A computed fold for a 1442-nucleotide RNA from an uncultured prokaryote, annotated as small-subunit ribosomal RNA. The RNAcentral record of the sequence draws on ENA. Its Rfam family is "Bacterial small subunit ribosomal RNA". Rfam links the family to the GO terms ribosome and structural constituent of ribosome. The coordinates come from a structure-prediction model, not an experiment, and the mean pLDDT is 85.
RNA sequence: AGGCUCAGAACGAACGCUGGCGGCACGCCUAACACAUGCAAGUCGAGCGCUACCUUCGGGUGGAGCGGCGGACGGGUUAGUAACGCGUGGGAAUUUGCCUUGGGGUACGGAAUAACGCAUGGAAACGUGCGCUAAUACCGUAUGAUGUUUUGGAAUUGGCGUUUCAAGACCAAAGAUUUAUUGCCAAGAGACGGACCCGCGUUGGAUUAGCUAGUUGGUGAGGUAAUGGCUCACCAAGGCAACGAUCCAUAGCUGGUUUGAGAGGAUGAUCAGCCACACUGGAACUGAGACACGGUCCAGACUCCUACGGGAGGCAGCAGUGGGGAAUAUUGCACAAUGGAGGAAACUCUGAUGCAGCCAUGCCGCGUGAGUGAAGAAGGCCUUAGGGUUGUAAAACUCUUUCACCAGGGAAGAUGAUGACGGUACCUGGAGAAGAAGCACCGGCUAACUCCGUGCCAGCAGCCGCGGUAAUACGGAGGGUGCUAGCGUUGUUCGGAAUUACUGGGCGUAAAGGGCUCGCAGGCGGUAAUGACAGUCAGAAGUGAAAGCCCCGGGCUCAACCUGGGAAUUGCUUUUGAAACUUCAUUACUUGAGUUCGAGAGAGGGUGGUGGAAUUCCAAGUGUAGAGGUGAAAUUCGUAGAUAUUUGGAAGAACACCAGUGGCGAAGGCGGCCACCUGGCUCGAUACUGACGCUGAGGAGCGAAAGCGUGGGGAGCAAACAGGAUUAGAUACCCUGGUAGUCCACGCCGUAAACGAUGGAUGCUAGUUGUCGGGCGGCUUGCCUGUUCGGUGACGUAGCUAACGUGUUAAGCAUCCCGCCUGGGGAGUACGAUCGCAAGACUAAAACUCAAAGGAAUUGACGGGGGCCCGCACAAGCGGUGGAGCAUGUGGUUUAAUUCGAAGCAACGCGCAGAACCUUACCAGCCCUUGACAUACCAAUCGCGGUAACCGGAGACGGAUACCUUCAGCUCGGCUGGAUUGGAUACAGGUGCUGCAUGGCUGUCGUCAGCUCGUGUCGUGAGAUGUUGGGUUAAGUCCCGCAACGAGCGCAACCCUCGCCUUCAGUUGCCAUCGGUUAGGCCGGGCACUCUGGAGGAACCGCCGGUGAUAAGCCGGAGGAAGGUGGGGAUGACGUCAAGUCCUCAUGGCCCUUAUGGGCUGGGCUACACACGUGCUACAAUGGCGGGUACAAUGGGCCGCGAAACCGCGAGGUUGAGCAAAUCCCAAAAAACCGUCUCAGUUCGGAUUGUUCUCUGCAACUCGAGAGCAUGAAGUUGGAAUCGCUAGUAAUCGUGGAUCAGCAUGCCACGGUGAAUACGUUCCCGGGCCUUGUACACACCGCCCGUCACACCAUGGGAGUUGGUUCUACCCGAAGGCGGUGAGCUGACCUUUUAGGAGGCAGCCGACCACGGUAGGGUCAGCGACUGGGGUGAAGUCGUAA
Repeated sequence: AGGCUCAGAACGAACGCUGGCGGCACGCCUAACACAUGCAAGUCGAGCGCUACCUUCGGGUGGAGCGGCGGACGGGUUAGUAACGCGUGGGAAUUUGCCUUGGGGUACGGAAUAACGCAUGGAAACGUGCGCUAAUACCGUAUGAUGUUUUGGAAUUGGCGUUUCAAGACCAAAGAUUUAUUGCCAAGAGACGGACCCGCGUUGGAUUAGCUAGUUGGUGAGGUAAUGGCUCACCAAGGCAACGAUCCAUAGCUGGUUUGAGAGGAUGAUCAGCCACACUGGAACUGAGACACGGUCCAGACUCCUACGGGAGGCAGCAGUGGGGAAUAUUGCACAAUGGAGGAAACUCUGAUGCAGCCAUGCCGCGUGAGUGAAGAAGGCCUUAGGGUUGUAAAACUCUUUCACCAGGGAAGAUGAUGACGGUACCUGGAGAAGAAGCACCGGCUAACUCCGUGCCAGCAGCCGCGGUAAUACGGAGGGUGCUAGCGUUGUUCGGAAUUACUGGGCGUAAAGGGCUCGCAGGCGGUAAUGACAGUCAGAAGUGAAAGCCCCGGGCUCAACCUGGGAAUUGCUUUUGAAACUUCAUUACUUGAGUUCGAGAGAGGGUGGUGGAAUUCCAAGUGUAGAGGUGAAAUUCGUAGAUAUUUGGAAGAACACCAGUGGCGAAGGCGGCCACCUGGCUCGAUACUGACGCUGAGGAGCGAAAGCGUGGGGAGCAAACAGGAUUAGAUACCCUGGUAGUCCACGCCGUAAACGAUGGAUGCUAGUUGUCGGGCGGCUUGCCUGUUCGGUGACGUAGCUAACGUGUUAAGCAUCCCGCCUGGGGAGUACGAUCGCAAGACUAAAACUCAAAGGAAUUGACGGGGGCCCGCACAAGCGGUGGAGCAUGUGGUUUAAUUCGAAGCAACGCGCAGAACCUUACCAGCCCUUGACAUACCAAUCGCGGUAACCGGAGACGGAUACCUUCAGCUCGGCUGGAUUGGAUACAGGUGCUGCAUGGCUGUCGUCAGCUCGUGUCGUGAGAUGUUGGGUUAAGUCCCGCAACGAGCGCAACCCUCGCCUUCAGUUGCCAUCGGUUAGGCCGGGCACUCUGGAGGAACCGCCGGUGAUAAGCCGGAGGAAGGUGGGGAUGACGUCAAGUCCUCAUGGCCCUUAUGGGCUGGGCUACACACGUGCUACAAUGGCGGGUACAAUGGGCCGCGAAACCGCGAGGUUGAGCAAAUCCCAAAAAACCGUCUCAGUUCGGAUUGUUCUCUGCAACUCGAGAGCAUGAAGUUGGAAUCGCUAGUAAUCGUGGAUCAGCAUGCCACGGUGAAUACGUUCCCGGGCCUUGUACACACCGCCCGUCACACCAUGGGAGUUGGUUCUACCCGAAGGCGGUGAGCUGACCUUUUAGGAGGCAGCCGACCACGGUAGGGUCAGCGACUGGGGUGAAGUCGUAA
């Protein structure tokens, strides 16, 4: 930076666990699915006749009809609708039953009809014929206006229009009952309601871009209550659309609700307003009002009845049923109140409504007790075993009675009567703590911790993540935290999320600047003045329904709830003003922009010429065996003459040097020279135009390379391809060839890391220094200098930035316009559209999946990166190992057991400084069980213990005998201590497991030179600085420099030892001098020397010279026993390796407890096809053998070393002096020296084997060491590879010691003899410092990519198939109204009346039209063999791309 996630609030909710009371609300969100049953719209006798019953004869009650009013309200639902449907504000061409109001009128007649009666059809529904009758039903006539209409006039007016006058034509009525009302008619006004028109607002999609023929307008007519293409005829060709038409999808709209600081987002249950709908589709009738939820007709689907002919129905009214679903209630009471219909009224009706019932569904209130109470009870849990906690909690004592329960009284709601609710609310009394607590959580976010169980299992989880034997994360428990009649979970919305940013974000590198330019629309726009007033601002008026929210009050005991008033409703409209700014109009200006003139630079573009060098080819000459190529080779060319060289010729392409973070261009890009054509730019100057400007969605043009088409061209280079190499492979890198292509012309393509990863324009904001092109100035005329304009670079201030960095060429400060971004993957992909010849380009998703992907910087680590430096690291040398035999350790195998551990360096002669028993931990067998060992208790004893020997047994052990010894203290007590035996219980015991629970100890990097801290400073921070740099050193050693200054652990020194000297001391050591002597320092003597062991000295780059910087230091020299840390040792920083060790020891946890403990015998650790490590001995002459014989040092010694002498060939034996050691012993040193052997499997080598012995030991069979004799294997110097060592070192020679009865080729130590080589740091290995890259941080033994195989998931294509929706054309044409006709029928009226007319009806015809049908398109969805890629998945395959 960016996504994911959580804490909040809300809900018409659902689910899980739980559930005491009351009040107020709410309650099919799904199937506008289908509905049994009941109810939901009737009423009026004061309009009318008929009829039944009753009668007090006045009349009353009822029934079916005619008639009137109402069934268009009320109630339900949200399917449709993206629309003048809704919201808001306006408008004019309209209607309005009942109601209000003021006037006027209500005259005279007539003809029918239902009911009813008779007959008759039908199963029914329902009819049919004939006959009778009334009206406030129907009809005619009269009268009639201010009504309607025609004509004419007047007033007013800009016009439309308004008012008014005159004349003509036309239109009305209904009574009832009784004396007062109520009806009726025409016209007017009002109120209420409705209809119509308009401005603005009202979801998503452009992967829907064009739509439209009654379409848009006009004239005329028709139609309507009324305007209008509403309809028709004619005429015109319009109308809508990028400010999104049309199409598709979704959706009733609003007041409001919810969230939010707000802006905004989401939503549209209950309540209220409006629309729409009433089984689906269509239609009209009646009427004031309907195209009508409980009306009609038709068509369709479904259900029911049927006598099969035909009929009936519509709960999206209230209850209720089925169904669907996670899910949503009673087939209740009442019209008492409020309201509605009818009526004069009484009254009737009213599932509207008022109430009750069910549901923790929500909101609100109350309760489940209060006080005292520490022995801090019991129990639970934990525990370091002491205690802590549950916890004043309980018990116990005292007290109260809200709610619930029981009993009594008992409302308001009702203006006079009437109360469903309801014996309800409420009041009073009574009993008794009595009837009333759960749910979730406790790893972090996030308040709250322990034990047990489990052991990557079971499980948890909102995200991060827990669980693989010590889980605060799973399950249980104790405890705690939170909320509480609820608590959690799930779902949804807003919030947090400034994560769509109007308020309020970004684009150099994190996602994001279009490849570049021109430019229509659009957006924005310099200075001044005047006018207008659209935006803007101010005032006023209207409206913004009620409810809700908010404020102030009031009423239910409070609250929720109800209620009065106010405020608010941010909006729209009208109107009056203002004129700064924007806008518009006019006028003016010059600074933006442009024009003119004069100069200038340039690989800017196009066309045509032309030049030389090089390459290749051709021809010829010279010339001979190779050339070429590579890391090395080969393919290839060459004796048919290559390569090389010389001359001549041909061809095509590209232009060395100049050449430069130089120039030009918008970008791509542009480079020999010349000519022509041509674009842009810069400088200087005068005049002119007068804002003419900036940006720029769409659009147009340009646009590297590759690629495509047609035709040319083709030298070199060179995809593909071929061959040769390399390699495990090598479809690559390298080599030899080589075709498209690269070049030209014309036409496409339209993309690049098309990059400054940085859009364009304008203004402002420190400088310094290069360079390119101009101008001006100075005088010192120069390779000078100052200044100015325009480019192009470097550094850098302020500022900005996450940092890196940027910084007048901005990524700074501002303005304008455009483009783009919103987690990673899927994917720049699929589908669709457009473009393209194709390749492909452009536009551009979703499902699914992850909790990250990413940027910059930091510290490390790493690099077959770089620089500097070191080390037996290489090199130079010497000697080995690897080959042989043996020894020893390990692996493996074997075994009853072959105990266990150690595993690259840093396991493997390691633990083991020494396995025959023991050790010993392993195996087999036999035994013991408070135990071999410790502490505590009880009892007994003081014969505890030792020596010798016996029996059984393999032994442990068991039994038994003899002898020796007879505990200590004491207050004298069987008091105490100690010991032993016996008993019981706590416990002992474990080399059993875990070194990945640990301590301690150790190895290793590495005796490498490093590792850190305080303060300061720098950085947002991680961190840096110091510790880097220049020198120097073995060294972070020292010096100098330096934002560092100091300090610590390491280095060095201090310690030990060896080397020189001095001094002190002088036995057991020594002997120069003197004497003696058995000739041995043996003795006297001495302490000079050697030596011993104490104390000192000595070495410091101190001195000289050189070098370096006058430093540190380095080099050389002198002196010195020693010279640059003199040699060696001890000494091991911070840390790394979960390095090693639970089998040294200690220790948590777990496990065993007549055994995983303890004892014993025997066996095993010693096995043996094999492999490896470490060694010894050799292979021989630098040697073997023999001989004589010289010179060390360190050590060890009494259960010991053992002299000398003797015996034995020898190992050894016998005897035993001396010595607890500078005295005695081990003890002989060996290589060295002399002689001999003479190159062979030997006089080398000694394995193996036979045999006889010796020693140790209880015991040498498994399984010891040694000696003698005999035997005499392999081996003739060791492949690849590999180890040690730099001086008293390697090599070689022997000696001693620890362990140990015995046993060493191992280990530790000692001295003797005593080399070679190091040019040097390129390389191998390891390490240190600095620097660089990094996608690594478990740190390169890292990370990580793609195919294939397997499983699962979503998705694209897909022959087709199924369905929805829509369009076009045509066919059919129910009902219905309209038009026509109407020879059939016909009561009222008319006439000139045997009749005719007017009018009407049936019928028929026509156009319209629902359903239906045919054909063809569009679009969406489901399924689909097969197929494509994608995603995910602890340990699959192949390689290793970054």